[in-house]
Context: one part of a larger RNA
């Protein structure tokens, strides 16, 4: 290659709409690429098998049959795939009536708290630690008392609670807006699923330009600690953190667990719906947790939110180092990212 895997031993794309392609529900008819039988041609000769014959045997030579799994071309089944035309409604989606929600975007608004700034009070300290010491404060600080200014984030509700595809969303309102769900079955009829390339979203950090700075803080500085201290502890302090727009495209983007269908005891929470005239009660759908049989598993563990039967597509792995390096493409303002090796070694 065939294969065998991917939660924790190597391996799931950081996540979505979605192209090509693959793979696709129930029926009734037609065709006959695919398959499936059956016939002619052909498939050189040697080799192969299988039954003889020859050399005393055997190898080895011969002689008949067999095979040569193939490939043409007629005929011929129609069950399956495939195609055309038709039908239905379990699948997928519209419509209808609900009620949940930090779900996005954009404006306004609100109170603690914090720090400056200006008064009054008030007087010798405050602050910091393991202890201190730099810092601050008689030019009146630390505390309180009124007033004002500024940016940031939203105590409590707050929950293995919700939304979201993921990254992520949490003070109140308003406006626009995306999606789920739970009921009905009116509508259309297979529109599905997955998805290589491309295409758009993406935590923090960082990087252009313009703002904007309270508070916290890399870097720096200075006290300390120490045999040293380029940490940890302290006092202080710029990027940054915020906003606008435009790059980056990475993270233990984890559930370390790709997506969708289908089946496979059971007990208990808990969020949002419906039924059952009420209900602390049953029943049901869609979510979120624990618990535990059947399998499975190297074990831990996983069990309807499967790591378990199975089907379909996509990504990925193939000894440990070198190396996620080097080259070379491609993308970027840079940093740097994507793609990705040998040599050598063990």
């Nucleotide at each position: 290659c065939u294969g065998g895997g991917u939660g924790u031993a190597a391996a799931g794309g950081g996540c979505g709409a979605g192209u090509a392609g693959a793979c696709g529900g129930c029926g009734u008819u037609g065709c006959a690429a695919g398959u499936c039988a059956g016939a002619u041609g052909u498939g050189a000769a040697a080799a192969c098998c299988u039954a003889g014959g020859g050399c005393u045997u055997a190898a080895c030579c011969u002689u008949a049959g067999g095979a040569c799994u193939g490939c043409a071309u007629c005929u011929g089944a129609a069950a399956c795939u495939g195609u055309a035309a038709u039908g239905c409604u379990a699948g997928a989606g519209u419509g209808c009536a609900g009620g949940a929600g930090a779900g996005g975007u954009a404006a306004g608004c609100g109170g603690a708290a914090u720090u400056c700034c200006u008064a009054g009070u008030g007087u010798a300290g405050c602050g910091g630690u393991g202890a201190a010491a730099u810092g601050c404060g008689u030019a009146g600080a630390u505390a309180u008392u009124a007033g004002g200014a500024a940016g940031a984030a939203c105590a409590c509700c707050a929950g293995u609670g919700g939304c979201g595809a993921a990254g992520g969303c949490g003070g109140c309102u308003u406006a626009c807006u995306g999606g789920a769900c739970u009921g009905u079955a009116a509508c259309u009829g297979a529109c599905g699923u997955u998805g290589a390339g491309g295409c758009g979203c993406g935590a923090a950090a960082g990087c252009g330009u313009g703002g904007g700075g309270a508070g916290c803080a890399a870097a720096c500085a200075g006290g300390a600690u120490u045999a040293g201290a380029u940490a940890c502890c302290c006092u202080g302090g710029u990027a940054g953190u915020c906003c606008a727009c435009g790059c980056c495209g990475u993270a233990a983007a984890c559930g370390a667990u790709g997506g969708a269908u289908a089946c496979u005891a059971g007990g208990u929470g808990u969020a949002g719906g419906c039924u059952c005239g009420a209900a602390u009660g049953a029943g049901u759908c869609u979510g979120u947790g624990c618990c535990g049989c059947c399998g499975c598993a190297a074990a831990c563990g996983c069990a309807a939110u499967a790591a378990g039967u199975a089907u379909c597509c996509c990504a990925c792995c193939u000894g440990g180092g070198g190396a996620g390096u080097a080259c070379g493409g491609c993308c970027g303002c840079a940093a740097g990212g994507u793609u990705g090796a040998a040599a050598c070694u063990c």
Predicted 3D model of a 346-nucleotide part of an RNA (small-subunit ribosomal RNA, central domain) from an uncultured Clostridia bacterium. Its Rfam family is "Bacterial small subunit ribosomal RNA". Rfam links the family to the GO terms ribosome and structural constituent of ribosome. Its mean pLDDT, the model's own confidence on a scale to 100, is 88.